Predicted 3D model of a 101-nucleotide RNA (SAM riboswitch aptamer (S box leader)) from Candidatus Villigracilis affinis. Taxonomically the source falls in Candidatus Villigracilis (Bacteria, Bacillati, Anaerolineales, Candidatus Villigracilaceae). Model confidence (mean pLDDT): 84 of 100.
RNA sequence: UACUCAUCCAGAGAGGCUGAGGGACCGACCCUUUGAAGCCUCGGCAACCGUUCAAGCGGUGCCAACUUCGGCAGACCGUAAACGAGUCUGGUAGAUGAGAG
Repeated sequence: UACUCAUCCAGAGAGGCUGAGGGACCGACCCUUUGAAGCCUCGGCAACCGUUCAAGCGGUGCCAACUUCGGCAGACCGUAAACGAGUCUGGUAGAUGAGAG
């Protein structure tokens, strides 16, 4: 890292350094000097893989909000119709793991 498969409504804290941003992107809406993101220490959660009779251990991952919601299509509903960020379903995109080149 283009590709393949699986999962994404649950779960998970404190301290130190630092100082303005962050939630992938766009729009909306949120979080944030009662410290964002990042780094460090200890802690925790438990998705995949390995190991083991199993417990347990190891490798990644994760610890605001349904992947925060919508972003394309279909159906339903409301409407005279247009239209509707309404509801459901399937996609697109993204994230994580494993495989593989």